Model confidence (mean pLDDT): 84 of 100.
Transfer RNA from Candidatus Jorgensenbacteria bacterium RIFCSPLOWO2_12_FULL_42_11, 72 nucleotides, folded computationally.
Lineage of the source: Bacteria > Bacteria candidate phyla > Candidatus Joergenseniibacteriota.
Rfam family: tRNA. The family's RNA type in Rfam is transfer RNA.
RNA sequence: GGGCUUAUAGCUUAAUGGUAAAGCGCGUCGUUGACAUCGACGAGAGUGCAGGUUCGAUCCCUGCUAAGCCCA
Numbered sequence: 001g002g003g004c005u006u007a008u009a010g011c012u013u014a015a016u017g018g019u020a021a022a023g024c025g026c027g028u029c030g031u032u033g034a035c036a037u038c039g040a041c042g043a044g045a046g047u048g049c050a051g052g053u054u055c056g057a058u059c060c061c062u063g064c065u066a067a068g069c070c071c072a
Base pairs, nucleotide, nucleotide: 001071002070003069004068005067006066007065010024011023012022013021018055026042027041028040029039030038048064049063050062051061052060
């Protein structure tokens, strides 16, 4: 220098163009002498950044950034 993959909640991962979900973690309550376990409820991300297409974008297109891999 060229090519490919990835970027979503604190962490690990989902999401067929139609109001972004789950597990773990976190908070409150119940249970216990207390802790843990268990049960109920709840908070928390608008999707790496900037544009474009579209009535509508996490999803399609372009550029950039970062990480990983391959070729030279």